[in-house]
Context: one part of a larger RNA
RNA sequence: GGAUGAACGCUGGCGGCGCGCCUAACACAUGCAAGUCGAACGAGAAGCAUACCUUCGGGUGUGUGGAAAGUGGCGAACGGCUGAGUAACACGUGGGCAACCUGCCCCUCUCAUCGGGACAGCCUCGGGAAACCGUGGUUAAUACCGAAUACUCCGAACCUUCCACAUGGUUGGCUCGGGAAAGCUCCGGCGGAGAGGGAUGGGCCCGCGGCCUGUUAGCUUGUUGGUGAGGUAAUGGCUCACCAAGGCAAUGAUGGGUAGCCGGGUUGAGAGACCGACCGGCCAGAUUGGGACUGAGACACGGCCCAGACUCCUACGGGAGGCAGCAGUGGGGAAUAUUGCACAAUGGGCGAAAGCCUGAUGCAGCGACGCCGCGUGCGGGAUGAAGGCUCUAGGGUUGUAAACCGCUUUCAGCAGGGAUGAGGCCGCAAGGUGACAGUACCUGCAGAAGAAGCCCCGGCUAACUACGUGCCAGCAGCCGCGGUAAUACGUAGGGGGCAAGCGUUAUCC
Numbered sequence: 001g002g003a004u005g006a007a008c009g010c011u012g013g014c015g016g017c018g019c020g021c022c023u024a025a026c027a028c029a030u031g032c033a034a035g036u037c038g039a040a041c042g043a044g045a046a047g048c049a050u051a052c053c054u055u056c057g058g059g060u061g062u063g064u065g066g067a068a069a070g071u072g073g074c075g076a077a078c079g080g081c082u083g084a085g086u087a088a089c090a091c092g093u094g095g096g097c098a099a100c101c102u103g104c105c106c107c108u109c110u111c112a113u114c115g116g117g118a119c120a121g122c123c124u125c126g127g128g129a130a131a132c133c134g135u136g137g138u139u140a141a142u143a144c145c146g147a148a149u150a151c152u153c154c155g156a157a158c159c160u161u162c163c164a165c166a167u168g169g170u171u172g173g174c175u176c177g178g179g180a181a182a183g184c185u186c187c188g189g190c191g192g193a194g195a196g197g198g199a200u201g202g203g204c205c206c207g208c209g210g211c212c213u214g215u216u217a218g219c220u221u222g223u224u225g226g227u228g229a230g231g232u233a234a235u236g237g238c239u240c241a242c243c244a245a246g247g248c249a250a251u252g253a254u255g256g257g258u259a260g261c262c263g264g265g266u267u268g269a270g271a272g273a274c275c276g277a278c279c280g281g282c283c284a285g286a287u288u289g290g291g292a293c294u295g296a297g298a299c300a301c302g303g304c305c306c307a308g309a310c311u312c313c314u315a316c317g318g319g320a321g322g323c324a325g326c327a328g329u330g331g332g333g334a335a336u337a338u339u340g341c342a343c344a345a346u347g348g349g350c351g352a353a354a355g356c357c358u359g360a361u362g363c364a365g366c367g368a369c370g371c372c373g374c375g376u377g378c379g380g381g382a383u384g385a386a387g388g389c390u391c392u393a394g395g396g397u398u399g400u401a402a403a404c405c406g407c408u409u410u411c412a413g414c415a416g417g418g419a420u421g422a423g424g425c426c427g428c429a430a431g432g433u434g435a436c437a438g439u440a441c442c443u444g445c446a447g448a449a450g451a452a453g454c455c456c457c458g459g460c461u462a463a464c465u466a467c468g469u470g471c472c473a474g475c476a477g478c479c480g481c482g483g484u485a486a487u488a489c490g491u492a493g494g495g496g497g498c499a500a501g502c503g504u505u506a507u508c509c
Stems, first nucleotide, its partner, number of pairs: 001509004006505005013374006019367002021332001026330003030327003035074003040071002047064007081285003091209007100202002105198007113147004121138003125134003153178004158173002162169002183190002211257003218248003223245008260282004264275004287308005310321004338364001340363003346360001347358004377407004387398004411450001413445005421436001424433003453498005458479003464493005474481002
């Protein structure tokens, strides 16, 4: 000198774009953050209309209506947050899988036949303070189950084509065994099953690369390898039985410390050094530890079970909870924001659609935290006013500075108009639809009017005098100043630098 997710002191006019718990992965009140589909299914409250009955309170039936809940499907594994752990195939990069999976989406081929019994809900009875649970009865389906069909799929045996880096892969044929399905409809469609291919997303393996420590030198028994088996979508000591005795290590094993990794960021002429906030990719975690279930996908932040700590409710028998989602609270801290608006746009889930949901997102609020831009006026004006400071008392300086004259009106203020974002979406059409926002922007009005500070002035280092103080009070980055004339302390005048900032502190180059 540059840089910062900064903080502190003094000061502070406006706008645009960004950024904003670096500390306690500490504890959390409250609200919201994941639902949706009636074109899968049964049932159907309130309300409204109407008929009948009525003890005039109302009741029953029918139609309409569609709430709350339930079965079922898809989603909830995305999106959002955090960086605790992790020195590891976690990440980066380059490869491999002839050892693998992939819902929704796209393409191709084929199929969808016949049956059955339940369980919620509902009704009934019962237990419980509650959370909730149980008995009996009854019911639908794209829920569940059985049978048929399949020979493309799976398993086994045989023959066969081509290929390969070992195990092997692949084409065709034949035999045996096994395996499917679901309907709804506004009649337009939407769906269902099997097989093959694609796309997308993932899983596994390997080469190489990136921290400190030898005042850590030995480490290892599923350990290293083999055979067989189990398990998995799949390879594998992943797991198990048996067998062998191996495997790693000064090219640093093992241990300890530290740490999420990268694209990148800062600095530097570069080499390099340091960092990994925001944005993007990957990984890991969701109160702590463990476990599986469901599913195409999880060992699952707002799912389940168990154990621990903590908090809450309780009728003491038993229950409920998990903000490292968005706001917000306490606490910690030098320090970091609103319990805001909207789904209008972009994107996501569900739905045929209308649409619903979306603290993702779009915006607004707060903060000079940062970068950038703008303003605080411009021109004239000397008898060089007054005042201040200083003086050799003449003067010098503040200083064209002010006053005064002329001009302008950005920004802020007031008034009028007023968007793009929607080439979207909805609707047959007409037409409707914007949170931001009466914002940006345009026009007009008035008046220099509302808008400057901070640090420094001994040398380094741009900028000097007076007074006060008297090794005191104090300054200080280094050298050093201060003990009676201090350009170094304090104040004032003057000056220098930067400027809505200026200094200080911390850290990196």
Predicted 3D model of a 509-nucleotide part of an RNA (small-subunit ribosomal RNA, 5' domain) from an Atopobiaceae bacterium. Its Rfam family is "Bacterial small subunit ribosomal RNA". The sequence was found in a public genome assembly. The source organism's lineage runs through Bacteria, Bacillati, Coriobacteriia, Coriobacteriales and Atopobiaceae. The prediction has a mean pLDDT of 86.